[in-house]
């Protein structure tokens, strides 16, 4: 240089065109003499710009990053 694969929440990850979900975690509460641990509740995210679509995390490309992998 050229080919590929990822990129969703603080954190690990789900989600293959029609309401973005789960553990953990972070907040407040119940319960304890007190901490924890359990339960209840809340919070919080689709990398950037484009196109295609009635409608896009999801499909295409163009960038930023990160991994492999040929020369």
């Nucleotide at each position: 240089g050229c080919c590929u694969c990822c990129u969703u929440a603080g954190c690990u990850c789900a989600g293959u065109g029609g309401u973005a979900g789960a553990g953990c975690g972070g907040c407040g509460g119940u319960u304890u003499u007190g901490u924890a641990a359990a339960c209840c509740g809340u919070u919080g995210a689709c990398g950037u710009c484009a196109g295609u679509u009635c409608g896009a995390u999801u499909c295409u490309g163009u960038c930023a990053g990160g991994g492999g992998g040929c020369u």
A computed fold for a 71-nucleotide RNA from a Candidatus Daviesbacteria bacterium, annotated as transfer RNA. Model confidence (mean pLDDT): 81 of 100. Rfam family: tRNA. The source organism's lineage runs through Bacteria, Bacteria candidate phyla and Candidatus Daviesiibacteriota.